[in-house]
RNA sequence: GCGGAGAACUGGAUGAUCGCGGCCCUUCGGGGUCGAGGAAAGUCCGGACUCCACAAAGAAAUGGUGCCGGGUAACGCCCGGGCGGGGCAACCCGACGGAUAGCGCAACAGAAAGCAAACCGCCUGCGCUGGUCGCAGGUAAGGGUGAAAGGGUGGGGUAAGAGCCCACCGGGUUCAUGGUAACAUGAACCGCAUGGCAAGCCCCACCGGGAGCAAUGCCAAAUAGGAACCUCAGGUGGGUUGAUCGUUUUUUCGAUAUCACCACCGGGCAUCUUUGGCCUAUAGGGUUCGGGUUGGCAGCUAGAGGCGCAGGGGCAACCUUGGGCCAAGAGGAAUGAUCAUCCAAGAGGGCAACCUCUGGACAGAAUCCGGCUUAUAGGUUCUCCGCGCGU
RNA sequence: GGGCCGGUAGCUCAGUUGGUAGAGCAACUGACUUUUAAUCAGUAGGUCUCGGGUUCGGAUCCCGACCGGCUCACCA
Repeated sequence: GCGGAGAACUGGAUGAUCGCGGCCCUUCGGGGUCGAGGAAAGUCCGGACUCCACAAAGAAAUGGUGCCGGGUAACGCCCGGGCGGGGCAACCCGACGGAUAGCGCAACAGAAAGCAAACCGCCUGCGCUGGUCGCAGGUAAGGGUGAAAGGGUGGGGUAAGAGCCCACCGGGUUCAUGGUAACAUGAACCGCAUGGCAAGCCCCACCGGGAGCAAUGCCAAAUAGGAACCUCAGGUGGGUUGAUCGUUUUUUCGAUAUCACCACCGGGCAUCUUUGGCCUAUAGGGUUCGGGUUGGCAGCUAGAGGCGCAGGGGCAACCUUGGGCCAAGAGGAAUGAUCAUCCAAGAGGGCAACCUCUGGACAGAAUCCGGCUUAUAGGUUCUCCGCGCGU
Repeated sequence: GGGCCGGUAGCUCAGUUGGUAGAGCAACUGACUUUUAAUCAGUAGGUCUCGGGUUCGGAUCCCGACCGGCUCACCA
RNA backbone atom coordinates (compact mmCIF):
# COMPACT_ATOMS: atom_id res chain seq x y z
C1' G A 1 0.00 0.00 0.00
C1' C A 2 -3.94 -3.53 -1.23
C1' G A 3 -7.47 -7.09 0.48
C1' G A 4 -10.04 -8.98 4.68
C1' A A 5 -11.88 -10.34 10.08
C1' G A 6 -13.81 -8.71 14.81
C1' A A 7 -15.52 -5.07 18.57
C1' A A 8 -17.55 -0.40 19.59
C1' C A 9 -19.17 4.84 19.08
C1' U A 10 -21.81 8.67 16.49
C1' G A 11 -25.82 9.60 13.46
C1' G A 12 -26.06 16.95 13.34
C1' A A 13 -23.98 21.55 16.90
C1' U A 14 -24.94 26.58 18.86
C1' G A 15 -28.05 30.89 19.17
C1' A A 16 -32.64 33.82 18.27
C1' U A 17 -38.10 34.23 17.39
C1' C A 18 -42.89 31.91 17.35
C1' G A 19 -45.60 27.52 18.96
C1' C A 20 -47.14 22.51 21.66
C1' G A 21 -47.64 18.87 26.21
C1' G A 22 -46.85 17.54 31.76
C1' C A 23 -45.71 19.58 36.67
C1' C A 24 -44.87 23.88 40.06
C1' C A 25 -45.56 29.12 41.22
C1' U A 26 -48.66 33.37 40.14
C1' U A 27 -50.01 40.05 41.53
C1' C A 28 -53.86 35.99 36.24
C1' G A 29 -50.31 39.71 32.56
C1' G A 30 -47.13 35.68 32.93
C1' G A 31 -42.78 33.03 34.87
C1' G A 32 -39.81 28.56 36.06
C1' U A 33 -38.61 23.49 34.96
C1' C A 34 -38.77 18.90 32.16
C1' G A 35 -40.07 16.88 27.30
C1' A A 36 -38.24 10.25 22.23
C1' G A 37 -34.81 5.98 20.45
C1' G A 38 -30.79 2.68 19.43
C1' A A 39 -34.03 0.59 17.61
C1' A A 40 -39.46 3.87 20.88
C1' A A 41 -40.61 -1.00 15.39
C1' G A 42 -42.04 -6.48 14.73
C1' U A 43 -45.08 -8.37 18.98
C1' C A 44 -40.96 -13.29 18.40
C1' C A 45 -39.41 -15.09 23.58
C1' G A 46 -38.87 -14.24 29.12
C1' G A 47 -40.71 -11.68 33.51
C1' A A 48 -43.04 -7.84 36.96
C1' C A 49 -48.22 -6.45 37.87
C1' U A 50 -53.75 -7.42 37.82
C1' C A 51 -58.00 -10.41 37.28
C1' C A 52 -60.01 -15.23 36.30
C1' A A 53 -65.46 -18.19 42.56
C1' C A 54 -59.02 -22.65 45.22
C1' A A 55 -54.79 -24.05 47.25
C1' A A 56 -50.98 -28.22 47.75
C1' A A 57 -49.19 -32.96 45.77
C1' G A 58 -49.48 -36.50 41.84
C1' A A 59 -51.25 -38.13 36.98
C1' A A 60 -53.10 -37.54 31.98
C1' A A 61 -53.52 -34.42 27.81
C1' U A 62 -51.21 -30.46 25.27
C1' G A 63 -47.30 -26.75 24.04
C1' G A 64 -42.16 -25.58 24.27
C1' U A 65 -36.82 -26.32 25.01
C1' G A 66 -32.74 -29.90 23.72
C1' C A 67 -23.97 -31.04 23.42
C1' C A 68 -21.66 -29.60 28.59
C1' G A 69 -20.74 -26.05 32.52
C1' G A 70 -21.74 -21.20 34.30
C1' G A 71 -24.52 -16.19 34.52
C1' U A 72 -29.49 -14.25 35.39
C1' A A 73 -35.63 -12.50 38.67
C1' A A 74 -36.41 -15.53 34.24
C1' C A 75 -35.57 -16.96 29.14
C1' G A 76 -35.55 -20.08 23.28
C1' C A 77 -30.94 -14.67 25.90
C1' C A 78 -25.57 -14.04 27.26
C1' C A 79 -20.48 -16.04 28.49
C1' G A 80 -16.82 -20.00 28.53
C1' G A 81 -15.74 -24.88 26.79
C1' G A 82 -16.51 -29.54 23.64
C1' C A 83 -17.72 -31.67 18.86
C1' G A 84 -18.80 -30.99 13.52
C1' G A 85 -18.37 -27.80 9.05
C1' G A 86 -16.12 -23.43 6.14
C1' G A 87 -11.71 -20.23 5.45
C1' C A 88 -4.25 -19.89 3.92
C1' A A 89 -5.41 -17.01 8.41
C1' A A 90 -7.71 -13.42 11.74
C1' C A 91 -12.31 -15.55 12.43
C1' C A 92 -17.25 -17.32 11.16
C1' C A 93 -21.50 -20.89 11.12
C1' G A 94 -24.33 -25.03 13.56
C1' A A 95 -32.77 -26.72 16.09
C1' C A 96 -25.85 -30.19 18.09
C1' G A 97 -30.30 -35.68 22.92
C1' G A 98 -32.06 -40.74 21.01
C1' A A 99 -32.57 -44.40 14.35
C1' U A 100 -30.16 -52.40 17.77
C1' A A 101 -37.82 -48.98 22.21
C1' G A 102 -41.55 -49.14 18.52
C1' C A 103 -44.62 -47.33 14.15
C1' G A 104 -44.22 -44.87 9.47
C1' C A 105 -41.93 -42.86 4.70
C1' A A 106 -38.51 -43.08 0.21
C1' A A 107 -42.25 -40.49 -6.09
C1' C A 108 -39.58 -41.35 -10.85
C1' A A 109 -35.61 -44.38 -12.59
C1' G A 110 -33.70 -49.19 -11.71
C1' A A 111 -33.17 -56.37 -12.00
C1' A A 112 -33.36 -55.13 -6.87
C1' A A 113 -35.16 -49.70 -1.85
C1' G A 114 -35.03 -52.28 3.82
C1' C A 115 -34.04 -58.93 8.64
C1' A A 116 -32.15 -56.91 0.13
C1' A A 117 -31.45 -57.81 -5.12
C1' A A 118 -28.66 -61.35 -10.62
C1' C A 119 -30.23 -56.57 -15.99
C1' C A 120 -25.26 -56.53 -18.34
C1' G A 121 -20.72 -58.73 -16.97
C1' C A 122 -17.35 -62.73 -14.58
C1' C A 123 -16.98 -68.11 -13.32
C1' U A 124 -18.44 -73.51 -13.07
C1' G A 125 -21.37 -77.65 -14.81
C1' C A 126 -24.71 -79.86 -18.40
C1' G A 127 -27.03 -79.86 -23.33
C1' C A 128 -26.98 -79.23 -28.54
C1' U A 129 -28.11 -77.12 -34.04
C1' G A 130 -20.97 -75.42 -31.74
C1' G A 131 -22.26 -69.43 -30.80
C1' U A 132 -23.87 -62.30 -30.07
C1' C A 133 -26.86 -70.20 -28.03
C1' G A 134 -30.05 -72.54 -24.14
C1' C A 135 -30.67 -74.51 -19.07
C1' A A 136 -29.02 -75.07 -13.83
C1' G A 137 -26.01 -72.84 -10.21
C1' G A 138 -22.10 -69.58 -7.91
C1' U A 139 -20.66 -64.40 -7.55
C1' A A 140 -22.15 -57.76 -5.09
C1' A A 141 -15.07 -57.05 -7.62
C1' G A 142 -16.68 -54.11 -12.39
C1' G A 143 -20.81 -51.53 -15.66
C1' G A 144 -25.60 -49.24 -15.67
C1' U A 145 -30.11 -46.70 -12.48
C1' G A 146 -30.69 -43.60 -8.34
C1' A A 147 -30.36 -38.70 -3.37
C1' A A 148 -29.16 -43.44 -1.28
C1' A A 149 -27.17 -50.24 -3.67
C1' G A 150 -25.42 -53.11 3.10
C1' G A 151 -17.79 -49.86 5.49
C1' G A 152 -12.94 -47.55 2.49
C1' U A 153 -7.74 -48.39 0.39
C1' G A 154 -4.03 -52.04 -0.59
C1' G A 155 -2.51 -57.12 -0.47
C1' G A 156 -3.41 -62.37 0.00
C1' G A 157 -6.90 -65.88 -1.47
C1' U A 158 -10.41 -68.11 -5.07
C1' A A 159 -13.18 -71.54 -10.64
C1' A A 160 -14.77 -66.37 -10.36
C1' G A 161 -15.62 -63.57 -6.14
C1' A A 162 -16.63 -61.98 -1.23
C1' G A 163 -14.17 -59.28 6.03
C1' C A 164 -13.29 -65.20 3.34
C1' C A 165 -8.18 -63.82 5.68
C1' C A 166 -4.38 -59.85 6.83
C1' A A 167 -2.38 -54.46 7.41
C1' C A 168 -3.93 -49.37 7.91
C1' C A 169 -8.23 -46.09 8.27
C1' G A 170 -13.54 -45.93 9.83
C1' G A 171 -17.31 -48.21 13.37
C1' G A 172 -19.05 -50.78 17.93
C1' U A 173 -18.30 -52.83 23.12
C1' U A 174 -15.46 -52.90 27.65
C1' C A 175 -11.61 -50.93 30.64
C1' A A 176 -7.90 -47.29 32.10
C1' U A 177 -6.19 -42.15 32.32
C1' G A 178 -7.22 -36.66 32.08
C1' G A 179 -11.44 -33.36 32.72
C1' U A 180 -17.01 -30.82 37.31
C1' A A 181 -19.03 -32.33 32.50
C1' A A 182 -19.68 -32.48 27.21
C1' C A 183 -15.51 -35.02 25.47
C1' A A 184 -10.42 -36.45 24.41
C1' U A 185 -6.36 -40.02 24.47
C1' G A 186 -4.70 -45.04 24.96
C1' A A 187 -5.29 -50.43 25.39
C1' A A 188 -7.96 -54.99 24.68
C1' C A 189 -11.82 -57.39 22.18
C1' C A 190 -15.69 -57.73 18.09
C1' G A 191 -14.89 -58.92 11.00
C1' C A 192 -18.64 -55.38 11.69
C1' A A 193 -26.43 -57.10 7.32
C1' U A 194 -29.21 -53.95 10.95
C1' G A 195 -27.84 -47.24 6.64
C1' G A 196 -31.20 -42.12 5.96
C1' C A 197 -35.40 -39.02 7.75
C1' A A 198 -37.21 -37.47 14.60
C1' A A 199 -38.03 -28.80 11.50
C1' G A 200 -42.98 -37.43 10.45
C1' C A 201 -45.39 -39.86 14.84
C1' C A 202 -42.61 -41.06 18.92
C1' C A 203 -38.93 -42.14 23.35
C1' C A 204 -35.93 -39.64 27.20
C1' A A 205 -34.78 -35.23 30.33
C1' C A 206 -36.39 -30.41 31.85
C1' C A 207 -39.99 -26.25 31.84
C1' G A 208 -44.98 -24.23 31.28
C1' G A 209 -52.64 -22.78 34.22
C1' G A 210 -55.31 -18.80 31.03
C1' A A 211 -55.99 -13.74 29.68
C1' G A 212 -54.04 -9.20 29.17
C1' C A 213 -53.16 -1.99 31.60
C1' A A 214 -58.94 -1.31 26.24
C1' A A 215 -55.93 -6.07 32.60
C1' U A 216 -58.19 -4.40 37.11
C1' G A 217 -60.29 -1.33 41.41
C1' C A 218 -63.15 3.04 43.07
C1' C A 219 -66.42 7.39 42.36
C1' A A 220 -69.94 10.02 39.55
C1' A A 221 -73.58 10.11 35.74
C1' A A 222 -77.39 7.37 33.20
C1' U A 223 -82.31 3.85 33.20
C1' A A 224 -86.66 -0.35 32.28
C1' G A 225 -82.58 -1.93 36.14
C1' G A 226 -84.80 -5.49 30.49
C1' A A 227 -85.02 -10.29 27.48
C1' A A 228 -83.76 -15.36 26.13
C1' C A 229 -81.42 -19.90 27.28
C1' C A 230 -78.75 -23.26 30.55
C1' U A 231 -77.69 -25.45 35.48
C1' C A 232 -78.84 -27.27 40.52
C1' A A 233 -79.19 -32.26 45.29
C1' G A 234 -80.02 -33.14 48.91
C1' G A 235 -80.71 -37.28 52.39
C1' U A 236 -80.33 -39.88 57.26
C1' G A 237 -79.68 -39.70 62.45
C1' G A 238 -79.20 -36.88 66.93
C1' G A 239 -81.18 -32.58 68.92
C1' U A 240 -78.55 -32.25 76.24
C1' U A 241 -79.39 -26.78 77.28
C1' G A 242 -82.48 -23.52 73.97
C1' A A 243 -87.67 -22.27 70.67
C1' U A 244 -93.35 -23.13 70.50
C1' C A 245 -97.71 -25.66 72.60
C1' G A 246 -100.11 -28.62 76.40
C1' U A 247 -99.85 -30.30 81.63
C1' U A 248 -98.24 -29.57 86.82
C1' U A 249 -98.11 -25.16 92.76
C1' U A 250 -93.02 -26.03 91.29
C1' U A 251 -89.39 -29.50 89.88
C1' U A 252 -91.16 -32.29 85.83
C1' C A 253 -93.43 -34.96 81.84
C1' G A 254 -95.39 -35.22 76.85
C1' A A 255 -95.97 -33.33 71.95
C1' U A 256 -94.72 -30.17 67.63
C1' A A 257 -91.62 -27.62 64.12
C1' U A 258 -87.50 -30.77 62.17
C1' C A 259 -86.00 -23.82 63.63
C1' A A 260 -80.82 -22.93 65.39
C1' C A 261 -76.82 -26.40 66.17
C1' C A 262 -73.94 -31.19 65.67
C1' A A 263 -72.50 -35.84 63.24
C1' C A 264 -72.50 -39.08 58.96
C1' C A 265 -73.39 -40.16 53.69
C1' G A 266 -73.64 -37.24 49.27
C1' G A 267 -73.06 -32.83 45.71
C1' G A 268 -70.31 -28.25 43.93
C1' C A 269 -65.68 -25.20 43.69
C1' A A 270 -62.78 -24.00 35.03
C1' U A 271 -59.34 -32.07 32.85
C1' C A 272 -58.83 -36.30 36.52
C1' U A 273 -57.32 -38.43 41.52
C1' U A 274 -55.92 -37.66 46.75
C1' U A 275 -55.59 -34.34 51.01
C1' G A 276 -57.17 -29.91 53.19
C1' G A 277 -60.38 -25.65 52.99
C1' C A 278 -65.03 -23.19 51.65
C1' C A 279 -70.18 -23.57 50.08
C1' U A 280 -74.48 -26.81 50.13
C1' A A 281 -80.46 -23.30 47.85
C1' U A 282 -86.01 -20.99 45.57
C1' A A 283 -82.92 -17.86 45.98
C1' G A 284 -78.79 -17.92 43.50
C1' G A 285 -75.03 -18.98 39.59
C1' G A 286 -73.51 -19.03 34.38
C1' U A 287 -73.80 -17.76 28.99
C1' U A 288 -75.67 -14.64 25.16
C1' C A 289 -78.35 -10.41 23.51
C1' G A 290 -80.33 -5.58 24.38
C1' G A 291 -80.52 -0.49 26.82
C1' G A 292 -77.76 3.62 29.20
C1' U A 293 -73.04 6.19 30.06
C1' U A 294 -69.07 7.46 26.26
C1' G A 295 -66.98 11.53 32.52
C1' G A 296 -63.29 11.51 36.66
C1' C A 297 -59.55 9.16 39.99
C1' A A 298 -56.26 5.15 40.85
C1' G A 299 -53.24 1.43 38.21
C1' C A 300 -48.72 5.27 36.10
C1' U A 301 -43.85 5.36 36.14
C1' A A 302 -38.07 5.66 41.76
C1' G A 303 -37.50 0.36 39.16
C1' A A 304 -34.46 -6.81 38.97
C1' G A 305 -33.54 1.77 37.01
C1' G A 306 -29.80 4.11 33.83
C1' C A 307 -24.81 6.64 33.05
C1' G A 308 -19.85 8.04 34.57
C1' C A 309 -15.74 7.44 38.66
C1' A A 310 -12.81 4.52 42.24
C1' G A 311 -11.95 -0.45 44.55
C1' G A 312 -12.61 -6.01 45.03
C1' G A 313 -13.93 -11.24 42.88
C1' G A 314 -14.25 -13.89 38.08
C1' C A 315 -10.82 -16.13 31.65
C1' A A 316 -15.69 -14.01 30.58
C1' A A 317 -20.97 -13.25 30.89
C1' C A 318 -21.69 -11.21 35.48
C1' C A 319 -21.53 -10.30 40.86
C1' U A 320 -20.24 -6.84 44.75
C1' U A 321 -18.67 -2.14 47.84
C1' G A 322 -18.35 3.27 48.15
C1' G A 323 -19.67 7.86 46.40
C1' G A 324 -21.60 11.26 42.27
C1' C A 325 -25.12 12.63 38.44
C1' C A 326 -29.88 11.87 35.69
C1' A A 327 -35.36 11.41 35.37
C1' A A 328 -41.84 12.57 29.38
C1' G A 329 -45.80 10.19 31.93
C1' A A 330 -50.93 12.98 29.59
C1' G A 331 -56.29 12.36 27.57
C1' G A 332 -56.77 9.72 20.97
C1' A A 333 -52.07 11.33 22.48
C1' A A 334 -47.13 17.15 23.06
C1' U A 335 -41.87 16.61 21.65
C1' G A 336 -42.60 21.31 16.01
C1' A A 337 -41.56 25.43 12.47
C1' U A 338 -38.60 29.59 10.57
C1' C A 339 -33.96 32.30 10.35
C1' A A 340 -28.52 32.91 11.10
C1' U A 341 -23.51 30.78 11.74
C1' C A 342 -20.84 26.27 11.56
C1' C A 343 -19.77 20.61 10.82
C1' A A 344 -20.50 16.33 7.50
C1' A A 345 -22.34 14.81 2.49
C1' G A 346 -23.75 15.34 -2.92
C1' A A 347 -23.82 18.13 -7.75
C1' G A 348 -21.83 22.12 -10.91
C1' G A 349 -17.91 25.85 -12.02
C1' G A 350 -12.59 27.06 -11.34
C1' C A 351 -5.31 25.60 -12.43
C1' A A 352 -5.94 26.64 -7.22
C1' A A 353 -7.58 29.25 -2.90
C1' C A 354 -12.57 29.26 -3.32
C1' C A 355 -17.77 30.25 -5.15
C1' U A 356 -22.98 28.70 -6.15
C1' C A 357 -26.97 25.27 -5.47
C1' U A 358 -29.20 21.04 -2.94
C1' G A 359 -29.96 19.25 1.82
C1' G A 360 -29.77 15.78 6.76
C1' A A 361 -30.19 7.77 7.38
C1' C A 362 -33.83 4.54 9.75
C1' A A 363 -37.61 6.11 12.32
C1' G A 364 -40.91 8.15 16.21
C1' A A 365 -42.90 6.77 23.43
C1' A A 366 -48.78 4.92 25.10
C1' U A 367 -48.20 -0.13 32.00
C1' C A 368 -43.01 -1.15 32.83
C1' C A 369 -38.45 -4.06 32.51
C1' G A 370 -34.55 -8.15 30.31
C1' G A 371 -33.51 -10.13 25.45
C1' C A 372 -33.88 -11.51 20.19
C1' U A 373 -34.98 -10.06 15.20
C1' U A 374 -35.54 -6.44 11.47
C1' A A 375 -34.57 -1.06 9.30
C1' U A 376 -30.44 2.50 9.31
C1' A A 377 -27.37 7.85 4.21
C1' G A 378 -22.87 9.19 6.04
C1' G A 379 -18.78 9.57 9.58
C1' U A 380 -15.14 8.01 13.54
C1' U A 381 -12.03 4.79 16.74
C1' C A 382 -9.49 0.34 18.40
C1' U A 383 -7.58 -4.70 17.86
C1' C A 384 -6.19 -8.65 14.64
C1' C A 385 -5.04 -11.63 9.86
C1' G A 386 -3.07 -12.49 4.72
C1' C A 387 -0.18 -10.73 0.53
C1' G A 388 3.29 -7.21 -1.68
C1' C A 389 7.13 -3.37 -1.21
C1' G A 390 10.91 -0.51 1.57
C1' U A 391 14.41 -0.18 5.82
C1' G B 1 -52.41 -0.07 22.50
C1' G B 2 -53.44 -5.39 22.73
C1' G B 3 -55.14 -9.78 20.26
C1' C B 4 -56.47 -12.92 15.97
C1' C B 5 -56.54 -14.35 10.78
C1' G B 6 -54.99 -14.45 5.53
C1' G B 7 -51.45 -14.19 0.92
C1' U B 8 -51.95 -20.21 -4.89
C1' A B 9 -53.64 -18.39 -12.86
C1' G B 10 -56.66 -11.84 -14.68
C1' C B 11 -60.88 -12.77 -10.51
C1' U B 12 -63.09 -16.27 -6.71
C1' C B 13 -61.19 -20.41 -4.33
C1' A B 14 -59.53 -26.06 -3.75
C1' G B 15 -55.03 -28.58 -2.78
C1' U B 16 -52.15 -33.06 4.21
C1' U B 17 -48.94 -39.78 5.62
C1' G B 18 -43.97 -34.02 1.66
C1' G B 19 -43.36 -36.99 -4.64
C1' U B 20 -44.01 -33.25 -11.76
C1' A B 21 -50.15 -27.68 -8.83
C1' G B 22 -55.97 -27.98 -10.22
C1' A B 23 -61.64 -26.24 -10.51
C1' G B 24 -65.33 -22.38 -11.88
C1' C B 25 -65.68 -17.64 -14.30
C1' A B 26 -62.75 -14.59 -17.59
C1' A B 27 -59.08 -14.65 -22.15
C1' C B 28 -57.60 -16.75 -27.06
C1' U B 29 -58.41 -20.23 -31.46
C1' G B 30 -61.76 -23.24 -34.29
C1' A B 31 -66.87 -25.18 -35.31
C1' C B 32 -72.27 -23.95 -35.48
C1' U B 33 -74.99 -19.04 -37.19
C1' U B 34 -76.43 -14.05 -42.21
C1' U B 35 -74.09 -11.89 -37.51
C1' U B 36 -73.85 -11.77 -32.12
C1' A B 37 -75.06 -14.40 -27.71
C1' A B 38 -75.62 -19.29 -25.94
C1' U B 39 -73.55 -24.20 -27.00
C1' C B 40 -69.55 -27.71 -28.52
C1' A B 41 -64.19 -28.83 -29.23
C1' G B 42 -59.38 -27.19 -28.08
C1' U B 43 -55.31 -23.84 -26.29
C1' A B 44 -52.42 -20.60 -23.40
C1' G B 45 -51.60 -18.52 -18.75
C1' G B 46 -48.18 -19.84 -12.07
C1' U B 47 -40.81 -17.25 -9.17
C1' C B 48 -47.63 -21.05 -4.98
C1' U B 49 -45.94 -12.90 -1.40
C1' C B 50 -40.31 -12.78 -0.47
C1' G B 51 -35.61 -14.70 1.86
C1' G B 52 -33.14 -18.62 4.57
C1' G B 53 -33.16 -23.66 6.56
C1' U B 54 -34.52 -29.30 7.25
C1' U B 55 -34.97 -33.17 3.46
C1' C B 56 -32.85 -36.93 -2.18
C1' G B 57 -37.21 -33.84 -2.90
C1' G B 58 -41.16 -28.10 0.13
C1' A B 59 -47.46 -24.74 -1.97
C1' U B 60 -47.25 -28.24 2.35
C1' C B 61 -42.52 -28.80 7.79
C1' C B 62 -39.37 -24.84 10.70
C1' C B 63 -37.40 -19.61 11.22
C1' G B 64 -37.39 -14.46 9.63
C1' A B 65 -39.35 -10.37 6.67
C1' C B 66 -43.20 -7.80 3.67
C1' C B 67 -48.30 -6.73 2.43
C1' G B 68 -53.51 -6.96 3.53
C1' G B 69 -57.96 -7.81 6.65
C1' C B 70 -60.72 -8.03 11.37
C1' U B 71 -63.34 0.07 11.07
C1' C B 72 -66.35 1.13 17.09
C1' A B 73 -69.90 -6.34 14.02
C1' C B 74 -62.42 -9.03 18.02
C1' C B 75 -61.55 -6.09 22.96
C1' A B 76 -62.97 -0.56 27.18
Predicted 3D model of RNase P RNA and transfer RNA as a complex of 467 nucleotides. Model confidence (mean pLDDT): 76 of 100. Rfam match: Bacterial RNase P class A. Its family is annotated with dimeric ribonuclease P complex, ribonuclease P activity and tRNA processing in the Gene Ontology. By type it is a ribozyme. Rfam describes the family as follows. Ribonuclease P (RNase P) is a ubiquitous endoribonuclease, found in archaea, bacteria and eukarya as well as chloroplasts and mitochondria.